A computed fold for a 253-nucleotide part of an RNA from a metagenome, annotated as large-subunit ribosomal RNA, domain VI.
The RNAcentral record of the full RNA draws on SILVA.
Rfam family: Bacterial large subunit ribosomal RNA.
Context: one part of a larger RNA
RNA sequence: CGCAGGAAAGUUGAGGGGUUUAAACCUUAGUACGAGAGGACCGGGUUUAACGAACCUCUGGUGUUCCAGUUGUCGUGUCAACGGCAGUGCUGGGCAGCUACGUUCGGAAGAGAUAAGCGCUGAAAGCAUCUAAGCGCCAAGCUCCUCCCAAGAUUGACUUUCCCUGAAGAGUCGUGGUAGACCACCACGUUGAUAGGCCAUAGGUAUAAGCGCAGUAAUGUGUUGAGCUUAGUGGUACUAAUAACUCGUUCGG
Numbered sequence: 001c002g003c004a005g006g007a008a009a010g011u012u013g014a015g016g017g018g019u020u021u022a023a024a025c026c027u028u029a030g031u032a033c034g035a036g037a038g039g040a041c042c043g044g045g046u047u048u049a050a051c052g053a054a055c056c057u058c059u060g061g062u063g064u065u066c067c068a069g070u071u072g073u074c075g076u077g078u079c080a081a082c083g084g085c086a087g088u089g090c091u092g093g094g095c096a097g098c099u100a101c102g103u104u105c106g107g108a109a110g111a112g113a114u115a116a117g118c119g120c121u122g123a124a125a126g127c128a129u130c131u132a133a134g135c136g137c138c139a140a141g142c143u144c145c146u147c148c149c150a151a152g153a154u155u156g157a158c159u160u161u162c163c164c165u166g167a168a169g170a171g172u173c174g175u176g177g178u179a180g181a182c183c184a185c186c187a188c189g190u191u192g193a194u195a196g197g198c199c200a201u202a203g204g205u206a207u208a209a210g211c212g213c214a215g216u217a218a219u220g221u222g223u224u225g226a227g228c229u230u231a232g233u234g235g236u237a238c239u240a241a242u243a244a245c246u247c248g249u250u251c252g253g
Stems, first nucleotide, its partner, number of pairs: 001152001005163007015149003021049007033038001051106005059100004066093005071086006110144003117137004164252001169247004173189005194240003197236005203229003210223005
């Protein structure tokens, strides 16, 4: 810009894409078959592998924004307590998030037209013949079904509602994340829980400092599951989302 006014929502599906797997076991049944050895079709059920999608409850990984231990050295005047540096100094754990080795789900069933193949009826050709007319069956394959995208599908679709008092509505701007390279998208902007802070709490570390007591001391012990705590959850307007502006018209060739 288009979809012959402007919007906000919700749809249809032309068309396109994805998927399409296999095995084992149990049963039918030691049945049919077979002298025996052996040993089924068809049907029913279960499980698994690889592959794919989603997710993080569990199990693990990571987690240089969390906690603890510890070595050397420098500093805070000293003790104690801390801080810097040494690959995050090293080591042991670890929330959220992201993940697989983890979890859940999927390829099911069905329909149509067929291939090879198997048939019915049946002439040409008094017979025969699945074929010439006509009519059936049949595959992991094809077309549907199922999943995803989809009206720039120029055949430019449809439905509902709103507006024509610069309207309905949208944006700039701001706080952000279920989104993200940017843009876009989504949530919110005081009629407010959007982010931060604060409070509470889950989870994580593992019993802080100070003081008391015991010990010559190292240290132990009580206060104490203490103290600290990032991304989680709930609450709370304390802080910041203020204010303002722009686009978009006047009933529609």